The RNA shown here (small-subunit ribosomal RNA) has 1414 nucleotides and comes from an uncultured Microgenomates group bacterium. The sequence is in RNAcentral, with records from ENA. The prediction has a mean pLDDT of 84.
């Protein structure tokens, strides 16, 4: 785009068309083929002037029922289409010629009798004809060679006409033959006996095996016979640029069919839709004896189905039948009805109308959209309704079904008239709400898991419009079967290789021919359709007239370039000849040495062998090792190579015989002899099979030993088929260059093998060149890229093979081959939306190279075992609030839960609220105190107080009470809607951009490479050149020095003073403090390196190569963490999920994990003495001294908002003593009693003190953590939080080590490279069995249908032949009969039907095989 469409929603009008695609299923009822009285006898009715006339007609007779109408079952065929042809027929019609004489016998109807339920008959008798019959005539006509013979007729009407017979011709129609065209299947390869041809006869309208007899043995087939499946064919129709593809409704031509099968009769024509006979099935009637029927005619019914109309009107028109005609008949036809089924046309109003109304939707709450849309005003009347008029269609006097139709006039009034689909992309059109991987959508991709432009609704929009969507089918897009117009190295695709038949294609010159080819003409190519012009309906659809004309076919003429045929010639292709050398080419025979193994003998002694390590195994019965001799089989080291040969498979010691091919040179011969090849044939690795040999080594199977979770493997020890030979099979391989063969052409470079030419040259070598093979690199070109590139995958020609999404499947069935194994040929159902190629950037690898890191290693100390502290899981609970939960949660949020905190639970209470803004009313200053009930919240009572302004009414601010609703409030949900903040990779060295260049592109380059660094740090190189974020530096702190400053800090020198003390005067040197500077930069020297960057060593220096430490964290990753810090979208609660109170809980406890503390002791515990810090805190505070207490602490109280006072005696250390290896003078848990402190309050549930008690624990399994120097380890001190409550956290100093060979390994990371079937990226992907469900399919004892072959049986009706029987009008007769005919019987053919045996196909089948999906 289209449709004979159907379904869903919707539906105003008209015109023109179309309308059972399914059950060629079955049919009730009515109608669809009759007509003629001018062929005939008769009958009936009416009229009658009684003569007759008119009308109707059962029967005889004629013509027509072979047309028209329907349907498409069958048919793959001369059925159809198209072109030709000869051996034919033809009623009615036209033209022409001739004739139409005279007779005969019957019969239906009728009448009588009679059978039957009916249908339908029977017997007797009467009668007519254009019915029937013989005779006459016979030019033509027919038969015959001729002679000769044979064959006709019908009348009717009375006005004319219409007929009849014979013959010739025509028109139209039909029969037959023929070239070409006409679906799929080779998993149908051979078919055929009337078959092919001939002769003769029969038969037919006619040719012909059409039929029969005889003779011959033919005929068809790979250009697809035969078989199977499907199908009416065509003009045309739909689509397409075309070529094609699909199709065959309506209309038209042809064919076939008429319930199914068979048959003939009549006739001009039939083997006959509304005729006959027979058989079968079905239906109906019946008196059970017997009969009737055929809608695929028009309507209509049932049924089937997604689905297809009225039991209408009329013969007015067109046409048909009959008739002389009038006329009759006509479900053909003309019309109407039903159906948006299709096409075409028209309408559902038009102009103005802004306050941009209302409503609805949305909103950032301002608005915006619907929207000039509506309302309203004016206008029009196609349509509609009413009224009036009113055709054409009739050529023809009459006659109009449609029809009071089309059309016209007039009146009325916007009146009667809009839907459907879609809005994620393709694809024009976007928002809100609802829903929450549900419900649903979906043509493909896909959408939906709480903010859905994709589901459903709404508003808005887009498209089409009386329709719009969906479904189905065909073509297109699809160059996706490629003739036009594709491919085959790796995507699907080159046969394993060669020889070669048919076929296809084929070198040069000339002549001839004219088959192909080209041009012109003629005929045809039905009409309709298509196209063009014009015309008719108001337009259009529709229709008419005219024109053009394609393809095809045939005939004819011309042309002759090319192809073909024929003839002649040529040598460039091909082949032959001569000479020569190369070679693992092939077959057969012989032969050689090394090695393995075995045997014998000898020497010799304890092991050997084997492996990562072992063991099985061999060996004291003497192995292994060594020597000598022998046996046997197989294979041929070095040479050896990108080498050579062969068609491929393949070929390797040496020698001989036989033998194939290629190459070079010569240029003597033949003269296109060529190329490629469907079928066909030959060869064809390994394994395997058969028969017979052989068997050293090796070695499937097998056995044992190991390895392992297992190990039917890899490793080891053995070992049989086999490997070898002969003969015969098999016929496959990643049989690969994944590249078919042949020919020609198209830049170069460089090896190598074989042969040859040639300069220097006399020779060898070397050089240059030619031919053939075999390699590498590369240009143009090709290619999706990779790559190929004179050995093409380039440019062309010829021929063959093969491919057409993945899976199913190279499978099933069938065929062929094979001894088998199996090979070959080769599907479908079903299923998926991909499968695949090449390249790219990542990620990954028990891949590679390089490098780094407390990553390992080397060390030190821990954890894991004990007790306790703390966090978490789990469990429990009314609640044990919530979050974090691999590394990157778990002494984390919590930097401090007795109440509070607090979010949880219970109880009793509040509802505009504890808090904010706004409004109304009332009361009161604010504020403070006391008291009753109660657990408190809360409820009630009482008292004190009386402010500011003022016009004295009040007002402002504030407080309380009551009310109203907007709102407040939420630690309620979503960290997967978010901001911010944070963890981690990781302080790892990376991550990118601009321009340029390369690539079809993704991308690459830069950023890779050579060095170097802690570093993408720097240098060099470089199709790159530059730049940005990171690194480093800039910042803080610490280490040294200088300057400045000098109190509360300091005190060298001076002075005073004390028992003693910077205590005092004073000082500014020192320390410290805190401001500013200096200093370190590979700067200097030597070496290495590339004269670089840099590295190594050294000097100087407080410090040396980033001096130490901190802050600082690129692009990004983990939907990492946090809605409970805060903020915030959306959702949710609103007498509660909000707010307040009391008590409880967060502190539970069988267990488990993490992080810590204290220990297990002598490097120690305890007692006594004694020394040295830093950094901090302090007014609701730190709190000295003194007194009391064993102590925690208490009392009193100085000083200090602090370099002044205070917390505050640092501890380890050092000195002395004791303990002597014990569950202890270790260890301190637990428990009892008595206290202190904080605080409303220590019961749940605080810390501390004293006395008493004195648990586990004797250094910790597997495993695992931290640390590289002022570090680990160890020792104490302080602070934040805080009323109180650290073993935690954050800081501070004291003492103060060991080790690092090194980068093989473990974890993590960086860069380069490589492989990849991964991309959620290896925690990936993915294979097979098993289990379950469903689906299609193969096999299957079989079973049931369809079709069909062969061999038989059977034999209705009918036709033909025969004929003993019976009957018999016309003609003849010698009257006896005869001729002829009918019936009967019989033979042949034959439908239905039956039997046997095959073939084929479909369905089904216990069980079973694999396959697909989940």
């Nucleotide at each position: 785009g289209a449709u004979u469409a159907a379904c869903g929603c919707u539906g105003g009008c008209g015109g023109u068309g179309u309308g059972u695609c399914u059950a060629a299923u079955a049919c009730a009822u009515g109608c669809a083929a009759g007509u003629c009285g001018a062929a005939c006898g008769g009958g009936a009715a009416u009229c009658u002037u009684c003569g007759g006339a008119u009308u109707c007609u059962a029967g005889u007779g004629g013509c027509g029922g072979a047309c028209g109408a329907g349907c498409g079952a069958g048919u793959a065929a001369c059925a159809c289409g198209u072109u030709g042809g000869a051996a034919c027929c033809u009623g009615c019609c036209c033209c022409g010629a001739a004739c139409u004489c005279a007779g005969g016998g019957a019969u239906a109807a009728g009448c009588a009798c009679u059978g039957g339920a009916a249908a339908c008959g029977g017997u007797g008798u009467c009668u007519a004809a254009u019915a029937c019959c013989g005779g006459a005539u016979a030019g033509u006509c027919c038969c015959g060679a001729a002679a000769g013979g044979g064959u006709a007729a019908a009348g009717a009407u009375u006005u004319u006409u219409c007929g009849g017979u014979u013959c010739g011709g025509g028109a139209g129609g039909g029969g037959c033959c023929u070239g070409c065209g006409u679906c799929c299947u080779a998993u149908c390869a051979g078919c055929u006996u009337g078959u092919u041809g001939g002769u003769a006869a029969g038969g037919u309208a006619a040719u012909g095996g059409c039929u029969u007899a005889c003779c011959a043995a033919g005929g068809c087939u790979a250009u697809g016979a035969c078989g199977g499946g499907u199908a009416a064919c065509u003009g045309g129709u739909c689509u397409g640029a075309g070529a094609g593809g699909a199709u065959g409704a309506u209309c038209a031509g042809u064919c076939g069919c008429g319930a199914u099968g068979g048959a003939a009769c009549u006739g001009a024509g039939a083997c006959a839709c509304g005729g006959u006979c027979c058989a079968u099935a079905c239906u109906c009637c019946u008196a059970c004896g017997g009969g009737a029927g055929g809608c695929a005619g028009c309507a209509g019914u049932a049924g089937g189905g997604a689905a297809u109309a009225u039991u209408c009107c009329a013969c007015a028109a067109u046409g048909g039948g009959c008739g002389a005609a009038a006329g009759c008949c006509u479900g053909a036809u003309g019309g109407a009805g039903c159906a948006a089924c299709a096409c075409c046309g028209c309408g559902u109003g038009g102009u103005c109308g802004a306050u941009g109304a209302a409503g609805c939707a949305u909103u950032u709450c301002g608005g915006u959209g619907u929207g000039u849309a509506a309302a309203g005003a004016c206008c029009u009347u196609u349509u509609c309704u009413g009224a009036g008029g009113g055709a054409a269609g009739a050529a023809u006097u009459a006659u109009g079904a449609c029809u009071g139709u089309a059309c016209c006039u007039u009146a009325g009034g916007a009146a009667u008239a809009a839907g459907c689909a879609c809005c994620g992309g393709c694809u024009a059109a976007c928002u809100c709400c609802g829903u929450g991987c549900c419900a649903g959508c979906a043509g493909c991709c896909g959408c939906g898991g709480u903010a859905a432009u994709a589901c459903g609704g709404a508003g808005g929009g887009u498209g089409c419009a009386a329709g719009c969507g969906u479904u189905a089918u065909c073509c297109g897009g699809a160059a996706u079967u490629a003739u036009u117009g594709g491919g085959c190295g790796u995507a699907a695709a080159g046969c394993g290789u060669c020889u070669g038949u048919a076929g296809g294609c084929g070198g040069a010159c000339a002549a001839u021919u004219a088959a192909g080819u080209g041009u012109a003409a003629u005929a045809u190519u039905a009409a309709a359709g298509a196209c063009a012009a014009c015309a008719g309906c108001u337009c259009a659809a529709c229709u008419g007239u005219u024109g053009c004309g394609u393809c095809g076919u045939a005939u004819c003429a011309c042309a002759u370039a090319c192809u073909g045929g024929u003839u002649g010639u040529c040598u460039a292709g091909a082949g032959g000849c001569u000479u020569g050398g190369a070679g693992a080419g092939g077959u057969u025979a012989g032969u050689a040495g090394a090695a393995u193994u075995c045997u014998a003998c000898a020497u010799g002694u304890a092991g050997g062998g084997g492996u990562u390590a072992a063991a099985u195994c061999c060996g004291u019965a003497g192995a292994u090792a060594u020597g000598u001799a022998g046996a046997g089989g197989a294979a041929u080291a070095c040479c050896a190579a990108a080498a050579g040969c062969g068609a491929a498979a393949g070929c390797a010691g040496c020698u001989a015989a036989c033998u194939g091919g290629a190459c070079a040179a010569g240029u003597u011969c033949u003269g296109a002899c060529g190329c490629u090849c469907a079928g066909a044939g030959a060869c064809g690795a390994a394994a395997g099979c058969g028969u017979g040999g052989g068997g050293a080594g090796c070695a499937a199977a097998c056995a044992g030993g190991a390895u392992u979770a297992g190990a039917u493997a890899c490793c080891c020890u053995g070992g049989u088929a086999g490997u070898c030979c002969a003969c015969g099979c098999c016929g496959u391989a990643a049989a690969c260059g994944a590249c078919g063969g042949a020919u020609a052409c198209u830049c170069g470079g460089u090896g190598u093998c074989a042969g040859g030419u040639u300069a220097c040259u006399c020779a060898a070598u070397c050089g240059a060149c030619c031919u053939g093979g075999u390699g590498c690199c590369u240009a143009a070109g090709c290619u999706a890229a990779c790559g190929c590139g004179u050995u093409a995958a380039g440019u062309a020609u010829c021929c063959c093979g093969c491919c057409u999404g993945g899976g199913g499947a190279g499978u099933a069935c069938g065929g062929u081959c094979g001894c088998a194994a199996g090979a070959u040929u080769a599907a479908a159902a079903c299923u998926c939306a991909a499968a695949g190629g090449a390249a790219u950037a990542g990620a990954c690898g028990g891949g590679g190279a390089c490098c780094c890191a407390c990553a390992c290693a080397a060390g030190c100390g821990g954890u894991g075992g004990a007790g306790c502290a703390u966090c978490u899981u789990g469990u429990u609970u009314a609640a044990u609030u919530c979050g974090a939960u691999a590394a990157u949660a778990a002494g984390c949020g919590g930097g401090g839960a007795a109440c509070c905190u607090u979010a949880c639970c219970u109880a009793g209470g509040c509802u505009u609220g504890a808090c904010a803004u706004c409004c109304c009313a009332c009361a009161g200053a604010a504020u403070u105190u006391u008291u009753u009930g109660g657990a408190a919240a809360c409820a009630g009572a009482a008292a004190a107080g009386u402010g500011c302004c003022u016009u004295u009414u009040g007002g402002a601010a504030c407080u309380g009470u009551g009310g109203u609703g907007a709102c407040a409030g939420g630690u309620g949900c979503u960290g997967c809607a978010u901001g911010g903040c944070u963890g981690u990779c990781g302080u790892c060295a990376g991550c990118u951009c601009g321009u340029g260049u390369c690539g079809u592109g993704a991308g690459a380059u830069g950023u890779u490479g050579g060095g170097u660094u802690a570093a993408g740090u720097c240098c060099c190189g470089u199709a790159a050149c530059g730049a940005g974020c990171g690194c480093a530096a800039c910042c803080c702190u610490u280490a040294u020095c200088c300057u400045u400053a000098u109190u509360u800090g300091c005190c060298a020198g001076c002075a005073c003073g004390u028992a003693a003390u910077g205590g005092u005067g004073g000082g500014a040197a020192c320390u410290c403090u805190a401001a500013g500077g200096a200093g370190a930069c590979u700067g200097c020297c030597g070496g290495u390196g590339a004269u670089a960057a840099a590295c190594c060593g050294g000097a100087g220096g407080a410090a040396g190569g980033u001096g130490g430490g901190g802050a600082c964290g690129a692009c990004g990753u983990c939907a990492a963490g946090u809605c409970a810090u805060c903020a915030u979208g959306g959702c949710c609660c609103u007498u509660a999920u909000g707010g307040g109170u009391a008590g409880g809980g967060c502190u539970a406890c069988a267990c488990a994990c993490g992080u810590g503390c204290u220990a297990c002791a002598a490097u120690g515990g305890c007692c006594g003495g004694u020394a040295c810090a830093g950094a901090g805190g302090g007014c609701u505070g730190c709190g000295a001294a003194c007194c009391u207490g064993c102590g925690a602490a208490g009392g009193u109280a100085a000083g200090c908002g602090a370099a002044u006072c205070u917390c505050a005696g640092a501890a380890a250390g050092c000195c002395g003593g004791u303990c002597u290896u014990a569950g202890u003078c270790c260890g301190g848990a637990u428990u009892g009693c008595a206290g202190u402190c904080u605080g409303c309050a220590a019961c749940u549930c605080g810390a501390c003190u004293g006395c008493a008690u004195g648990a586990a624990g004797u250094c910790g399994g597997a495993a695992u953590c931290g640390c590289u120097a002022g570090u680990a380890a160890u020792c104490g001190c302080g602070a934040a939080u805080c009323a109180g409550a650290a073993u935690g956290u954050c800081g501070c100093g004291g003492u103060g080590a060991a080790u690092a060979c090194g980068u093989u390994c473990c974890c993590g990371g960086g860069c380069c490279u490589u492989g990849u079937a991964c991309a959620c990226a290896c925690c990936g992907c993915c294979c097979g069995u098993c289990a379950c469900a469903c689906c299609a399919u193969g096999g299957g004892a079989g079973u049931g249908g369809g079709u069909u072959g062969c061999a038989a049986a059977a034999g209705a009706a009918g036709u033909g032949g025969g004929u003993a029987g019976a009957c018999u009008a016309a003609c003849c007769u010698u009257c006896g009969g005869g001729a002829g005919g009918u019936c009967g019987c019989u033979c042949a053919c034959c439908a239905c039907u039956u039997u046997g045996u095959g073939a084929u196909u479909c369905a089904u089948g216990a069980c079973u095989g694999g396959g697909g999906u989940g």